A computed fold for an 84-nucleotide RNA from a Gammaproteobacteria bacterium, annotated as transfer RNA. It was read from a public genome assembly.
[in-house]
RNA sequence: GCCGGGAUGGUGAAAUUGGUAGACACGCCGGACUCAAAAUCCGGUGGGGUAAAACCCGUGUCGGUUCGAGUCCGACUCCCGGCA
Repeated sequence: GCCGGGAUGGUGAAAUUGGUAGACACGCCGGACUCAAAAUCCGGUGGGGUAAAACCCGUGUCGGUUCGAGUCCGACUCCCGGCA
């Protein structure tokens, strides 16, 4: 230099036909149980905002297409693999 794959919460990982982002698991927080703990069970858990809501923002970055983009297109950044 060329080719292929990837980047989504605190972590792993879904969302594959473009149509509610974060299912599920772990972790964390609260509770039950216990003398106390572990294990187990129940509930909650992206950020901002609020008394609580409403509302706003969020898929590596910046643009584009579209009524609508994590998903399609372009450029770039970083990671993994292959070729030279």

The coordinates come from a structure-prediction model, not an experiment, and the mean pLDDT is 80. Rfam family: tRNA. By type it is a transfer RNA. Gene Ontology term of the family: triplet codon-amino acid adaptor activity.